């Protein structure tokens, strides 16, 4: 330097349940552990998702109302989807 052991010491906490917040995706706190070697931090690129708007379409006398899809429209969510950036614990089995 690489790498992360059926090792040791610590760390985080999915689903689910309860409370609160949010239109929502979701977030926070408590309980709880499926997992994790960056499951620490940063929404920079991709991706997925939500709400709004527009287009298209259905519907109606006209409104109202509404499904799928699309948008190099807007505002957001997810870092435990992938990449990137950045910082870092332990240990010496290999």
């Nucleotide at each position: 330097g690489a790498a992360g052991a059926c090792a040791a010491a610590g760390c985080c906490a999915a689903a689910c349940c309860c409370g609160c917040c949010g239109c929502g995706a979701g977030g926070c706190g408590g309980g709880g552990a499926c997992g994790g070697a960056a499951a620490g931090c940063c929404a920079c690129g991709g991706g997925u998702c939500u709400c709004c708007c527009g287009c298209c379409c259905c519907g109606c006398a006209g409104c109202a109302g509404g499904a799928c899809g699309c948008g190099c429209g807007g505002a957001g969510a997810c870092g435990g989807c992938c990449g990137g950036g950045u910082u870092g614990c332990c240990g010496g089995a290999u």
The prediction has a mean pLDDT of 81. Predicted 3D model of a 94-nucleotide RNA (c-di-GMP-I-GGC riboswitch aptamer) from Pseudodesulfovibrio sp. The sequence was found by an Rfam model in a public genome assembly.